[in-house]
This is a predicted structure of a 96-nucleotide RNA (SAM riboswitch aptamer (S box leader)) from a marine sediment metagenome.
RNA sequence: CAUCAAGAGCAGCAGAGGGACAGGCCCGUUGAAGCUGCGGCAACCGGUCGAGUGACGUCAGGUGCCAAUUCCUGCCCCGCUUGUCGGGGAGAGAUG
Numbered sequence: 001c002a003u004c005a006a007g008a009g010c011a012g013c014a015g016a017g018g019g020a021c022a023g024g025c026c027c028g029u030u031g032a033a034g035c036u037g038c039g040g041c042a043a044c045c046g047g048u049c050g051a052g053u054g055a056c057g058u059c060a061g062g063u064g065c066c067a068a069u070u071c072c073u074g075c076c077c078c079g080c081u082u083g084u085c086g087g088g089g090a091g092a093g094a095u096g
Stems, first nucleotide, its partner, number of pairs: 001096004009038005017027003021074004039066003044062002046059002049057002070092001075089005080083001
């Protein structure tokens, strides 16, 4: 600096935790985290062809990811049907 409303899971080992943090709310012995294998998603970096110039298409080598919008809210502002309400922005976080 860019993106974060889309997308994508099975098996083996293992054995109680996990969803960043806090509060919620969820997921978990019909098996969590972690590790391994294979599979998949996406296309940021990268390759490549066309075309031509920071665009688009294409491939998928390097990352990343595969419950829930970054699960929701956390600070500020706005709106009204004043609420467990709606919207916008920031912050935090994640990935590149």
The prediction has a mean pLDDT of 85.